RNAcentral holds the full RNA, with entries from ENA. Large-subunit ribosomal RNA, domain II from a Sphaerochaetaceae bacterium, 683 nucleotides, folded computationally.
Context: one part of a larger RNA
RNA sequence: GCCUGCGAGUCGCCGUACGUAGCGAGGUUAAGGGACAGGAGUCCCGGAGCCGGAGGGAAACCGAGUCCGAAUAGGGCGUUCAGUUGCGUGCGGCGGACCCGAAGCCAAGCGAUCUACCCAUGGCCAGGCUGAAGCCGGAGUAAAAUCCUGUGGAGGGCCGAACCUAAAUCCGCUGAAAAGGGUUGGGAUGAGCUGUGGGUCGGAGUGAAAGGCUAAACAAGCUUGGAGAUAGCUGGUACUCCCCGAAAUAGCUUUAGGGCUAGCGUCGCGCGGACAGCGGCGGAGGUAGAGCACUGGAUGGAUGCGGGCCCUUCACCGGGUACCAAGUUCAACCAAACUCCGAAUGCCGCCGCCAAAUACGCGGCAGUCAGACGGCGACUGAUAAGGGCCGUCGUCGAGAGGGAAACAGCCCGGACCAUCGGCUAAGGUCCCCAAGACGCGCCAAGUGGGAAAGGAAGUACGACUGCACAGACAGCCAGGAGGUUGGCUCAGAAGCAGCCACGCCUUCAAAGAGUGCGUAACAGCUCACUGGUCGAGUAGUCGUGCGCCGACAAUGUAGCGGGGCUAAGCGCGUCACCGAAGCCAUGGCGCAGCGCGAGACGCUGCGGGUAGGGGAGCAUUCCGUGUACGGAAGAAGCGGGGGCGGGAGCCUCCGUGGACGGGACGGAAGAGAGAAUGCAGGC
Numbered sequence: 001g002c003c004u005g006c007g008a009g010u011c012g013c014c015g016u017a018c019g020u021a022g023c024g025a026g027g028u029u030a031a032g033g034g035a036c037a038g039g040a041g042u043c044c045c046g047g048a049g050c051c052g053g054a055g056g057g058a059a060a061c062c063g064a065g066u067c068c069g070a071a072u073a074g075g076g077c078g079u080u081c082a083g084u085u086g087c088g089u090g091c092g093g094c095g096g097a098c099c100c101g102a103a104g105c106c107a108a109g110c111g112a113u114c115u116a117c118c119c120a121u122g123g124c125c126a127g128g129c130u131g132a133a134g135c136c137g138g139a140g141u142a143a144a145a146u147c148c149u150g151u152g153g154a155g156g157g158c159c160g161a162a163c164c165u166a167a168a169u170c171c172g173c174u175g176a177a178a179a180g181g182g183u184u185g186g187g188a189u190g191a192g193c194u195g196u197g198g199g200u201c202g203g204a205g206u207g208a209a210a211g212g213c214u215a216a217a218c219a220a221g222c223u224u225g226g227a228g229a230u231a232g233c234u235g236g237u238a239c240u241c242c243c244c245g246a247a248a249u250a251g252c253u254u255u256a257g258g259g260c261u262a263g264c265g266u267c268g269c270g271c272g273g274a275c276a277g278c279g280g281c282g283g284a285g286g287u288a289g290a291g292c293a294c295u296g297g298a299u300g301g302a303u304g305c306g307g308g309c310c311c312u313u314c315a316c317c318g319g320g321u322a323c324c325a326a327g328u329u330c331a332a333c334c335a336a337a338c339u340c341c342g343a344a345u346g347c348c349g350c351c352g353c354c355a356a357a358u359a360c361g362c363g364g365c366a367g368u369c370a371g372a373c374g375g376c377g378a379c380u381g382a383u384a385a386g387g388g389c390c391g392u393c394g395u396c397g398a399g400a401g402g403g404a405a406a407c408a409g410c411c412c413g414g415a416c417c418a419u420c421g422g423c424u425a426a427g428g429u430c431c432c433c434a435a436g437a438c439g440c441g442c443c444a445a446g447u448g449g450g451a452a453a454g455g456a457a458g459u460a461c462g463a464c465u466g467c468a469c470a471g472a473c474a475g476c477c478a479g480g481a482g483g484u485u486g487g488c489u490c491a492g493a494a495g496c497a498g499c500c501a502c503g504c505c506u507u508c509a510a511a512g513a514g515u516g517c518g519u520a521a522c523a524g525c526u527c528a529c530u531g532g533u534c535g536a537g538u539a540g541u542c543g544u545g546c547g548c549c550g551a552c553a554a555u556g557u558a559g560c561g562g563g564g565c566u567a568a569g570c571g572c573g574u575c576a577c578c579g580a581a582g583c584c585a586u587g588g589c590g591c592a593g594c595g596c597g598a599g600a601c602g603c604u605g606c607g608g609g610u611a612g613g614g615g616a617g618c619a620u621u622c623c624g625u626g627u628a629c630g631g632a633a634g635a636a637g638c639g640g641g642g643g644c645g646g647g648a649g650c651c652u653c654c655g656u657g658g659a660c661g662g663g664a665c666g667g668a669a670g671a672g673a674g675a676a677u678g679c680a681g682g683c
């Protein structure tokens, strides 16, 4: 891992609702007893008790009333409504209470054959090195001290086996081993190692102290018991079909992943059309917008209280001011907590229409209290987030199907079943891939098929302006002069460093006291301006459509799903077609309402579905009716085939098997397995 078997809402008592049966102003017995019987049990006694039949009051007490009260006032609770005893079912309570699961707590015991420490008594430590004190002798001293040579053999001394240890590293990690092996290392006469016997233990021991050790898991051992501890937590919880179908909110909660009540679901009873929708009429309101009349903010102008600065004065006074600026005023603005105004929606009421979907009341049973994304309106955040938090609608949740390449929450659309029929929605119609053509424009960037500020004689269209056949614009030819080198400044300044200026006058077809380059300064080259040549448009501003640049990332094109496309891109228009579980068609099933009451039939409507509520069934084991029926002419079980039913399932035939089995109607449950890191066995 697979297979087989086992494996989870039970039982007792009490309460409550519904169903059903008996009796009914009553209902019912309990313990116990009697009869029958082999027993299980059946029948009969047993009225104690319990519930109901009257309530109100704390009570005395009164009573269809009573209590409060002074009250014949008012109000509260009553007076109207049948109960009760079994059985069944739903749910609740008390019990382990659907099953499995702790870590733990407590008690009584068992453990020091491991290990920690201690006691008693034994054992062990190859070999080598060093050479303390003391002592003998000598030197030395007044005597000592001291020194030398020997002797001596001290030391938690030195080196190093056994023994003990475990510091480094490699190996080992389903090991050779539940702690080891190799190499290197530490101690090795000591606080040494070790044998045997003995002692101390569970909040206790022992501990050169790590929370270490106390029999291979010790921040409190192990065994058994309390015990099915408790688990607001996790997991699991077993046949079928039919009807309906949620919630992820509010309030409170030592509450926040749990509860309680309400909300939303379902079932029953009641009540009826009271709900929703649409139309009309009436109403409340201060949002969007807007506005500045209030409250505030804020910009500029006018005026300018007051102040600053400057001048003046011995001081007061006074003068000036392109400074700040109150108030007033003009103009243009801003505001969730501003409003002179003020919608659309929504909300409330009345009337009408529609049709039968709903609403409302009472009661049984729930589940839900982590919501998610999208659109719109706000707040919060950074006008960030697949962010947080409200409102409102939608979808998912609990919704399959088609589209969006793929993609819970987007778009279309709500799947009872069948059909090799039809029409459509979103979205599409070159190929992958079902289906397309036409007309008129636009794009040249593969833009389409990612992006901003900003930039640009891209291109199409529109509007406007200037110039232009009396010849514009561009090119080409020619001119572009004189006073004058204007004045100032300056070393110089001559159109062209800089400053000044009424920015001059003259000649002219025209020519600036000069547009740029240039020189040290001149010179020189240009431009404006003019003529000629040429011969038709030219120069600009604004707006709109589509495009261009801006544009850099990590495995490989990789920012159309791909191929590929210049239409198979974009805009507008027209007519087709494809396209879903939508709609239609045909047949069938079920549910509800109606038609007459059940059935048949007809009509109408309905049948996505998680939590969950309700209904109807199938199967298993046992029991009753039952000494009935089937069975060696072959039961159950098992293997295979066939048939029936909407399903759980049922029937039958053949084989196998070798002794039990079932229909119908009732009854009772150890009553349905794939999941629980389920349990046991087998493989």
Base pairs, nucleotide, nucleotide: 001683002682003681004680005679006678011095012094013093014092015091016090017089018088019087020086021085022084023083026051027050028049032045033044034043035042036041055062056061065077066076067075068074098236099235101233105226106225107224108223109222110221116200117199118198119197120196121195122194123193124192125190127159128158129157130155134151135150137148138147139146163187164186165185167184168183169182170181171180202218204214205213206212239617240616241615242614243613244612249262250261251260252259253258263368264367265365266364267363268362269361270360274358277353278352279351280350281349282348283347289341290339291338295335296334297333299331300330301329302328303327306324307323308321309320310319311318371396372395373394374393375392376391377390379388380387401412402411403410416588417587418586419585421584422583423582427578428577429576430563431562432561436575437574438573439572440571441570442569448565454549455548458546459545460544461543462542463541464540465539466538467537475533476532477531478530479529481506482505483504486500487499488498512527516525517524589607590606591605592604593603594602595601618672620669621668622667623666624665625664629661630660637656638655639654640653641652642651643650644649
Model confidence (mean pLDDT): 88 of 100.